A computed fold for an 83-nucleotide RNA from a Gammaproteobacteria bacterium, annotated as c-di-GMP-I riboswitch aptamer. It was read from a public genome assembly, where an Rfam model found it. Model confidence (mean pLDDT): 83 of 100.

């Protein structure tokens, strides 16, 4: 440096649910809380999926806008250390 993720050590994040708040909604943010996570750090102006709203259509597809990085792939940065 590349690969890898241990019944290792240190540090970290935080699902469901509850409260507050923003949003038409999906959902976001803050607090509590831990199901899990080796990138569960960041990127939605990389691709696909799913979800929401609107339009038009009379089809099961289309168009527009949005949400999700804890759905997958991808990009990028990064802590620790055995086999």
């Nucleotide at each position: 440096u590349u690969g890898u993720g241990a019944c290792a050590a240190a540090a970290g994040c935080a699902a469901a649910c509850c409260c507050a708040u923003c949003g038409u909604a999906a959902g976001g943010u803050g607090g509590g809380g831990a199901c899990g996570c080796a990138a569960a750090g960041c990127c939605a102006u990389a691709g696909g999926g799913u979800c929401c709203u609107g339009a038009a259509a009379g089809g099961u597809a289309u168009c527009a806008g949005g949400a999700u990085a804890g759905c997958c792939u991808g990009g990028u940065u990064g802590c620790c250390g055995a086999a």